[in-house]
Context: one part of a larger RNA
Molecule: small-subunit ribosomal RNA, central domain
Organism: uncultured delta proteobacterium
RNA sequence: CUGGGCGUAAAGCGCGCGUAGGCGGCCCGUAAAGUCGGACGUGAAAGCCCACGGCUCAACCGUGGAACUGCGUUCGAAACUCAUGGGCUGGAGUCUCGGAGAGGGCGGCGGAAUUCCCGGUGUAGGAGUGAAAUCCGUAGAUAUCGGGAGGAACACCAGUGGCGAAGGCGGCCGCCUGGACGAUGACUGACGCUGAGGUGCGAAAGCGUGGGGAGCAAACAGGAUUAGAUACCCUGGUAGUCCACGCUGUAAACGAUGGAUGCUGGGUGUCGGGAGCAAUCUCGGUGCCGUAGUCAACGCGUUAAGCAUCCCGCCUGGGGAGUACGGUCGCAAGGCUGAAACUC
Repeated sequence: CUGGGCGUAAAGCGCGCGUAGGCGGCCCGUAAAGUCGGACGUGAAAGCCCACGGCUCAACCGUGGAACUGCGUUCGAAACUCAUGGGCUGGAGUCUCGGAGAGGGCGGCGGAAUUCCCGGUGUAGGAGUGAAAUCCGUAGAUAUCGGGAGGAACACCAGUGGCGAAGGCGGCCGCCUGGACGAUGACUGACGCUGAGGUGCGAAAGCGUGGGGAGCAAACAGGAUUAGAUACCCUGGUAGUCCACGCUGUAAACGAUGGAUGCUGGGUGUCGGGAGCAAUCUCGGUGCCGUAGUCAACGCGUUAAGCAUCCCGCCUGGGGAGUACGGUCGCAAGGCUGAAACUC
């Protein structure tokens, strides 16, 4: 000496489940694989190191010692790790009771609004913009009243709120169904944590087949603007947006912060539960401010980016490049894996 890191500098897999593996609570016994100690054997010579000596010195050489950090055999130790036997309840889980929630799937229902159609009233405008024009309207529009059709989304409640692993989830009702939380005891007895591969889920756009199509709207057309205007603005408008089934598998999939456990001052708001007559206390979430500490700074600060342990993923100057090639997945689009020359 035996690396340093990953919120913003390069770096946390988009998120779960889980295989192998790694790691793993308290007590007692046994054994002795790891571990530690002793003895013996071996560890060739030369070389390195030390001492002395020989060539006039040195290089070089000779003699002796040390070293050879290792391996084997054997005897012993038993704290720790492992193994094995027995036990425990604090980790983990099960049961009981209870309340909260846009958690998921399916079916049904409702009102407001837009559009279109039919009818009534009514007449010359309407629409649009910075201003206009394209556009709609005397074949009667806009406005207004009545009736009807259809699709999509659910104002207020609404929150700095809730639920979910993430993506995400919002009208009402019913059915099916997942998870979390609180309370009281009882039970199982380490059954745990992480997780290479693997497997499932995964916004939007996109793709396949069939449906649906009100509004919106890539592409496209026209009108403006402009030097031009393949844009921004306006009038139209097709895919698409919606549904079913199948595929795609990406994202500023963000807290740009992997998961688990323990420990480390407080204050204040809020959601759910419990205790108490109350003050208040307590459990679980979710925000803000801040102590110690930490950080390059910003900031973080019991929801850590603090102090530690375990496991996984990832980074190693910029460009070339998330490209080429190969492999693999996909109907395709493309995804995943992922260089080099060269150059600064």